[in-house]
RNA sequence: ACCGACAAAGGCAAACCCCUCGAAAGGUGGGGACGCAAAGCCACGGGUCUACGUUAGCAGAUUGAGCUAAUAGGACAGCCGAGCUGCCGAAG
Numbered sequence: 001a002c003c004g005a006c007a008a009a010g011g012c013a014a015a016c017c018c019c020u021c022g023a024a025a026g027g028u029g030g031g032g033a034c035g036c037a038a039a040g041c042c043a044c045g046g047g048u049c050u051a052c053g054u055u056a057g058c059a060g061a062u063u064g065a066g067c068u069a070a071u072a073g074g075a076c077a078g079c080c081g082a083g084c085u086g087c088c089g090a091a092g
Base pairs, nucleotide, nucleotide: 002092003089004088011036012035016031017030018029020027021026034078040084041083044081045080046079047076048075049074050073053071054070055069056068057067058066
């Protein structure tokens, strides 16, 4: 250094529930543990999700409201890579 014990000391926390912010995806905080050796950081590449707004189409039409697709933008690091950082230590 690779690697990762039925090791030690610690750490994080899925679903779900409550609070709160948001149009939504989702985020903060509390509870809670399915899991995690980077489940620490980072939206750079791929991917997924979202679509208040915008564009096109459709429907409707006194007014008001609607549906579909694409998308600016947004979100996810516990989807896969890249990058940065890092605790402990047996066997090999």

This is a predicted structure of a 92-nucleotide RNA (c-di-GMP-I-GGC riboswitch aptamer) from a Chloroflexota bacterium. The organism belongs to Chloroflexota, within Bacteria.